[in-house]
Annotation:
This is a predicted structure of a 509-nucleotide part of an RNA (small-subunit ribosomal RNA, 5' domain) from a bacterium. Its mean pLDDT, the model's own confidence on a scale to 100, is 86. It matches the Rfam family "Bacterial small subunit ribosomal RNA". The sequence was found in a public genome assembly.
Context: one part of a larger RNA
């Protein structure tokens, strides 16, 4: 110079776009941030109809009761969803990441496509009664009830296993074939029909994900020798799969100055920033992969986790408690507290784009679309223009003439970006649905009116005079200013630089 997720110190009109705990992976009050399907079921409940029955009344009606019908609600039982989507970076030097590349070692719900089927049967359980403990949280025990829950059996176009054959190929655990032997399923809506939506089982797709394997990937040798499942084999388990991934046995290997083990440090990568490049720093924001969810460790549930807002154990915190025992996890959005130079609002909406559910209407979504605070960043505009004295006061210097602030001010004439005020008003989304917001922009009046700072002036380095001070009080990036004529210190006038910012300090090139 350039740059910043900055921060201080004076100053501060105004839009637009971005950006905002870089420390304490400290600890959190309060609200939200994952539900959602009544067209899977049985209940309950509410509300309307009718209809019967009772009671009052002469009747009309009125009230209660059962019944039936329809719309609505939903605590349980199922079903998807709750492994996305959102945070943070602590650990991690390689079980990560990035490039290239393998799987003849693998999986996959939901979506698309083909092909085929859905046949009889049972038996329980929640909710619900009813009795019961418990201060809660939360049971126990009898009775009884439903399914798209849950078993059993039939079928099997397939599929898997196992044994045989034929093929392709380097390689057979691949493909095809025969035998055997196993393996499925559920119903709902609709008055019916028709359809529609689900269901099973098998094959291809799309999209994702496992797993290897070779290259790179900070410092340190004042870490030089490191390892017994350790390194390779057989058999055997385990996994969706290879695989010491686990065991039993064998046999002594395997790694190392091309740094083995050990220490330190640190999420990587696309990018940022700097530089002519080469290189050097850096990894915020945005996208991509990882890893983690107070702290260790465990598996269930499931296509998927070993699960942030699931559960189990152990700990340290904290809350309740009738002292027996129970609750609790913001590194999700806000918000507080604490540390800290330092980082925002306990905000509207689900219109929009996206998710999850549901046939659908629709419900939920602190994803996300706004707005809100902040000169933090960048970019854009204002803070008037034009004329106006051989030149006002007023300051300042002054050889006292005079110069200098200065066309600057006054005035005169214009002109309204912003401003304020009225009034109209989009587009984003259309078949309809607009948080944002009466915004944006449009006109119309109003009136220079609302609106300039900081920093420097000895050289480096653009800019100079007094007047205080007197090696004193200060200044300083370097060099050096200052002990009585200080352009280097403080004023103030004048001048230079940048401007809604100006300097400073960090920090990197």
């Nucleotide at each position: 110079g350039g740059a910043u997720g900055a921060a201080c110190g004076c100053u501060a009109g105004c839009g637009g776009u971005g950006u905002g705990c870089c420390u304490a992976a400290a600890g959190c009050a309060u609200g939200c941030a994952a539900g959602u399907c009544g067209a899977a079921c049985g209940g309950a409940g509410u509300u309307u109809a009718u209809u019967u029955u009772a009671u009052a009344g002469c009747a009309a009606u009125a009230u209660a009761a059962a019944a039936u019908a329809a719309a609505c609600u939903u605590a349980g039982u199922g079903g998807c969803g709750a492994a996305c989507g959102g945070g943070u970076g602590a650990g991690u030097a390689a079980u990560g990441u990035a490039u290239a590349g393998a799987u003849a070692a693998c999986u996959u719900a939901c979506c698309u496509u083909u092909a085929a089927c859905a046949u009889g049967a049972g038996g329980a359980u929640a909710g619900c009664u009813u009795a019961u403990u418990g201060a809660a949280a939360a049971g126990u025990a009898a009775g009884g009830u439903a399914a798209u829950a849950c078993u059993c059996a039939a079928u099997a176009u397939g599929g898997u296993u196992a044994a045989g054959a034929a093929c392709u190929g380097a390689a057979a655990u691949g493909u095809u074939u025969u035998u055997a032997a196993u393996u499925a399923a559920a119903g709902c809506c609709c008055a019916a029909a028709a359809g529609g939506c689900a269901g099973u089982u098998a094959g291809a797709g799309a999209a994702a994900g496992g797993u290897c394997u070779a290259u790179a990937u900070u410092c340190u040798a004042u870490c030089a020798g490191c390892u017994u499942g350790u390194u390779g084999g057989u058999g055997a388990g385990g996994u969706a799969a290879u695989g010491g991934c686990u065991u039993a046995c064998c046999a002594a290997g395997g790694c190392u100055a091309u740094g083995a083990c050990g220490g330190a440090u640190a999420g990587c990568u696309g990018g940022u920033c700097u530089g002519a490049g080469a290189g050097g720093a850096u990894g915020a924001u945005c996208a991509g992969c990882c890893a983690c969810a107070u702290u260790g460790g465990g598996a269930c549930u499931g296509c998927g986790a070993c699960a942030c807002g699931g559960c189990c154990c152990a700990a340290a915190c904290u809350c309740c408690u009738a002292c027996g025992g129970g609750a609790g996890g913001c590194a999700g959005c806000a918000a507080c507290u604490a540390g800290g130079a330092a980082u925002c609002u306990u905000g509207c909406a689900c219109a929009a784009u996206g998710g999850g559910g549901g046939a659908a209407a629709c419900c939920c979504u602190g994803a996300u679309g706004c707005a809100g605070c902040g000169a933090c960043a960048c970019c854009g505009c204002g803070u008037g223009a034009a004329g106006g004295a051989c030149g006002a006061a007023g300051g300042u210097c002054u050889u006292a003439g005079g110069a200098u602030u200065g066309u600057a001010a006054a005035c005169u004439u214009c002109u309204u970006u912003u401003a304020g005020u009225a009034a109209g008003g989009a587009g984003a989304a259309u078949a309809a649905u607009g948080a944002u917001a009466g915004u944006a922009c449009u006109u119309a009046c109003u009136g220079a009116a609302u609106a300039a700072g900081c920093a420097g002036c000895u050289g480096c380095u653009a800019a100079c005079u007094a007047c205080g001070u007197g090696c004193c009080a200060g200044c300083a990036g370097c060099a050096g200013c200052g002990g009585u004529a200080a352009u280097a210190c403080g004023u103030a006038g004048g001048c230079u630089g940048c401007a809604a910012g100006c300097g400073u300090u960090a920090u990197c090139c």